[in-house]
Molecule: transfer RNA
Organism: Candidatus Methanofilum arcanum
RNA sequence: GGGCUUGUAGCUUAGCUGGCAGAGCGACAGACUCUUAAUCUGUAGGUCAGGGGUUCGAAUCCCUUCAGGCCCG
Numbered sequence: 001g002g003g004c005u006u007g008u009a010g011c012u013u014a015g016c017u018g019g020c021a022g023a024g025c026g027a028c029a030g031a032c033u034c035u036u037a038a039u040c041u042g043u044a045g046g047u048c049a050g051g052g053g054u055u056c057g058a059a060u061c062c063c064u065u066c067a068g069g070c071c072c073g
Base pairs, nucleotide, nucleotide: 001072002071003070004069005068006067007066010025011024012023013022019056027043028042029041030040031039049065050064051063052062053061
């Protein structure tokens, strides 16, 4: 330099042949308990890596940039 691939909540990730952004763990609050743990219930937490485009509508499609990984030279 060229090709492929990944980027979504604090962490691990689902959703990706366009139509309300979800789960588990963790955090916080409550219940239970003599207390803690465990268990149960609830709550908060997301510019979907950044920018632009297409579209009535984009995490999803297109272009580009950035970062990680793999392969080729």